[in-house]
Molecule: transfer RNA
Organism: Candidatus Aerophobetes bacterium Ae_b3b
RNA sequence: GGGCUCAUAGCUCAGGUGGCUAGAGCGUACCCCUGAUAAGGGUAAGGUCCCUGGUUCAAGUCCAGGUGGGCCCA
Numbered sequence: 001g002g003g004c005u006c007a008u009a010g011c012u013c014a015g016g017u018g019g020c021u022a023g024a025g026c027g028u029a030c031c032c033c034u035g036a037u038a039a040g041g042g043u044a045a046g047g048u049c050c051c052u053g054g055u056u057c058a059a060g061u062c063c064a065g066g067u068g069g070g071c072c073c074a
Base pairs, nucleotide, nucleotide: 001073002072003071004070005069006068007067010026011025012024013023019057028044029043030042031041032040050066051065052064053063054062
């Protein structure tokens, strides 16, 4: 330098063919339960869907460029 691939909650990840309000587990806060813990049950908070632009009535999803990580080739 070229090709492929990944980027979504604090962490690990899911989000067939674009379609209403973006989700799960763990973690966190609070409540219930207990003599008290752990475990268990419930509620809640928590997101610029990496960035910029484009297509579209509508983009996490499609297109172009960029940034960062990984793999391969040279």